Description: This is a predicted structure of a 72-nucleotide RNA (transfer RNA) from Xylona heveae TC161. The RNAcentral record of the sequence draws on ENA and Rfam. Rfam family: tRNA. About the family: Transfer RNA (tRNA) molecules are approximately 80 nucleotides in length. By type it is a transfer RNA. Lineage of the source: Eukaryota > saccharomyceta > Xylonales > Xylona > Xylona heveae. The coordinates come from a structure-prediction model, not an experiment, and the mean pLDDT is 81.
């Protein structure tokens, strides 16, 4: 410089047009326990960004950026 891949709670992930956006972990509160860890219940917390398709986009399309890989 090109090609491909990928970007989703703080952090890791699952999500093939109509979901309450999934699981863990984190963290808040309570419950247990003498205390603490462990459990157990509840609550918070995310769709990189800009157009476009389309009744409806996290999902399709195009670009911008950021990251890996590989090719010059």
């Nucleotide at each position: 410089g090109c090609a491909u891949c990928a970007g989703u709670a703080g952090u890791g992930u699952a999500g093939u047009g109509g979901u309450u956006a999934u699981c863990a972990u984190u963290c808040u509160u309570g419950c247990c326990u003498u205390c603490c860890a462990a459990g157990c219940a509840u609550g918070a917390g995310a769709c990189u960004c800009g157009g476009g398709u389309u009744c409806g986009a996290u999902u399709c399309c195009c670009g911008a950026c950021u990251g890996a890989u590989g090719c010059a």